[in-house]
This is a predicted structure of a 72-nucleotide RNA (transfer RNA) from a Patescibacteria group bacterium.
RNA sequence: GGGCAUGUAGCCAAGUGGUAAGGCAGCAGACUGCAAAUCUGCCAUUCACCGGUUCGAAUCCGGCCAUGCCCU
Numbered sequence: 001g002g003g004c005a006u007g008u009a010g011c012c013a014a015g016u017g018g019u020a021a022g023g024c025a026g027c028a029g030a031c032u033g034c035a036a037a038u039c040u041g042c043c044a045u046u047c048a049c050c051g052g053u054u055c056g057a058a059u060c061c062g063g064c065c066a067u068g069c070c071c072u
Stems, first nucleotide, its partner, number of pairs: 001071007010024003018055001026042005049063004
């Protein structure tokens, strides 16, 4: 230098055009003599970033950055 894959919440992670599941953690509440456990609620208007396509983009296209692997 070239190719491929990945990038979604504090962490893990689903989603493959119609406005983002779940788990852990955290916060609040219920329960309890106090806790733990359990239960309920909350927690991503910027899905790495920039632009494009589209009525509509996490999703498709281009660019760019980061990480991993491969080639030279």

It matches the Rfam family "tRNA". Rfam describes the family as follows. Transfer RNA (tRNA) molecules are approximately 80 nucleotides in length. Lineage of the source: Bacteria > Bacteria candidate phyla.